The prediction has a mean pLDDT of 81.
A computed fold for a 75-nucleotide RNA from Candidatus Micrarchaeum sp., annotated as transfer RNA.
The same sequence occurs in records of 3 taxa.
Rfam family: tRNA. It is annotated as a transfer RNA. Gene Ontology term of the family: triplet codon-amino acid adaptor activity.
Lineage of the source: Archaea > Microcaldota > Candidatus Micrarchaeia > Candidatus Micrarchaeales > Candidatus Micrarchaeum.
RNA sequence: GCUCCCAUCGUCUAGCCCGGCCAAGGACAUGGGGCUUUCAACCCUAAAACCUGGGUUCAAAUCCCAGUGGGAGCA
Numbered sequence: 001g002c003u004c005c006c007a008u009c010g011u012c013u014a015g016c017c018c019g020g021c022c023a024a025g026g027a028c029a030u031g032g033g034g035c036u037u038u039c040a041a042c043c044c045u046a047a048a049a050c051c052u053g054g055g056u057u058c059a060a061a062u063c064c065c066a067g068u069g070g071g072a073g074c075a
Stems, first nucleotide, its partner, number of pairs: 001074007010028004020058001030046005051067005
């Protein structure tokens, strides 16, 4: 230098290929409440995310382009 893959709550991840509202789901962790003499467990509940910019579209996490970061291969 070229090619390919990946990036979503605090962590791990589903959804992306094949676009659809409202409100991006789950597990663990965390906050609040219940239960309990107390703690743990269990039950209810809350907060929390689409890497950045642009494009296409009535509508983009999803499609396209560029960039950033990480990884693999070739030279």